[in-house]
RNA sequence: AUGUUAUCAAGAAAGGUGGAGGGAUAGACCCGUUGAAACCUUAGCAACCCUUUAAACUUAUUAAAGAAGGUGCUAAAUUCUACUUGAAUUACCAGUUCAUUUAUUGGUAUUUGGAUAGAUAACCU
Numbered sequence: 001a002u003g004u005u006a007u008c009a010a011g012a013a014a015g016g017u018g019g020a021g022g023g024a025u026a027g028a029c030c031c032g033u034u035g036a037a038a039c040c041u042u043a044g045c046a047a048c049c050c051u052u053u054a055a056a057c058u059u060a061u062u063a064a065a066g067a068a069g070g071u072g073c074u075a076a077a078u079u080c081u082a083c084u085u086g087a088a089u090u091a092c093c094a095g096u097u098c099a100u101u102u103a104u105u106g107g108u109a110u111u112u113g114g115a116u117a118g119a120u121a122a123c124c125u
Stems, first nucleotide, its partner, number of pairs: 001125001003123006013042005021031003025082004043074003048070002050066006078117001083114002087112002090109007
């Protein structure tokens, strides 16, 4: 670096150095001289790997407890949106049909789902 699987609305910050940027990309919207990024120290969160116990046991696994170690994380839902073959809700616009009621097609917006992208972990090459 490629790939596979899982998770991503919960949770958890102080100090020092530093001195203008940061939130992946684009747009929006935010954070920032009442001090951004980055680095260091200490603390914390979580429970992916992990440890213990119980169940199951051919394999796979499930539940509870824990936090010594390897990572990760500690503004805002991955900050929101991005694409959509499909499904559902409501509203609006336009067309066709109809005496009216109506039926139907397309588009836009909204909500949910899915996909893409991204982040993290474990594994493989």